[in-house]
Predicted 3D model of a 336-nucleotide part of an RNA (large-subunit ribosomal RNA, domain IV) from a Candidatus Yanofskybacteria bacterium. Lineage of the source: Bacteria > Bacteria candidate phyla > Candidatus Yanofskyibacteriota. It matches the Rfam family "Bacterial large subunit ribosomal RNA". Rfam links the family to the GO terms ribosome and structural constituent of ribosome. Clan: LSU clan. Its mean pLDDT, the model's own confidence on a scale to 100, is 84.
Context: one part of a larger RNA
RNA sequence: UUUUCGUUAAGGAACUCGGCAAAACAACGGCCGUAAGUUCGCAAAAAGGCCUGCCUCGCGCAAGCGAGGCCGCAGCAAACGACCCCCUGGCAACUGUUUAUCUAAAACACAGGUCCCUGCUAACUCGUAAGAGGAUGUAUAGGGGCUGACGCCUGUCCAGUGUCGGGAUGUUAACGGAUGAUGUGUAUUGGGUUCGCCUGAUAUGCAAAGUCCCGAAGCACCGAUGAACGACGGCAAUAACUAUAAUUGUCCUAAGGUAGCGAAAUACCUUGUGGGGUAAGUUCCCACGCGCACGAAAGGCGUAAUGACUGGGGGACUGUCUCAACGAAAAGCCCG
Repeated sequence: UUUUCGUUAAGGAACUCGGCAAAACAACGGCCGUAAGUUCGCAAAAAGGCCUGCCUCGCGCAAGCGAGGCCGCAGCAAACGACCCCCUGGCAACUGUUUAUCUAAAACACAGGUCCCUGCUAACUCGUAAGAGGAUGUAUAGGGGCUGACGCCUGUCCAGUGUCGGGAUGUUAACGGAUGAUGUGUAUUGGGUUCGCCUGAUAUGCAAAGUCCCGAAGCACCGAUGAACGACGGCAAUAACUAUAAUUGUCCUAAGGUAGCGAAAUACCUUGUGGGGUAAGUUCCCACGCGCACGAAAGGCGUAAUGACUGGGGGACUGUCUCAACGAAAAGCCCG
């Protein structure tokens, strides 16, 4: 010096990002007592207070109760062992699950809600296939998406994208049909010739670019659909002080954000403004609201209970600190 412990005057969180750590609380006993809130189950061991030894006697199966007495400042069962509490926000309903080895959470799951698909050789998944799962199930079933108890609710827009439905018209592949430049076989028959060949006509076949006709789905087209992907305005003017604008005008749009909430786990400006708490409060709580850039199942707003979650405050308690000291056991250093 370090590690693990013990004690500490006065103060008592002044420490610190933060009471981290430590201290304190604490008999799974008895008696009394216990608030707001609430889904009436809880909250709750809420909180808080008192008792506890030993001896004798009585009662009792016992636990224990009653009476009298004894000692100490203090009575816990031999020891070990053993809830800190309260107020107020956020988030998630809850028990659960998770990054084996830096994150346990507000993340995942969840019961519940809703949408889509699926009529059974089901949809869907694995496999080239056979086949298997789904399921020895059958729509009160199975698969997929989103949301996430419960309560009150879930607004507007179908223009774009997606999905579903429709089938008249347009577009349109292969196939099929028509035509067919051109190439070429055979037969007949001309012309030219350097005798190698070149070049025509007619008839009859084959191949075939191109063009035209026909032609399904799809797309175009028409409609529906948001707990489908998504989206949910701007500029001016206006009231008998001022300010503000119920109101009006105008432009654009598919439609212009409803209820509720709101400086928020979301607010840049911002330590917004007012109030509360403190001697003093960028945090916190309650309000306000033109919200840079909340908002309704990527759910909105509440919510008792629950939480090794997270913010703020208070009590108790303390070496966290003012400010450090002493002690114990080890390690470190030297010698052997």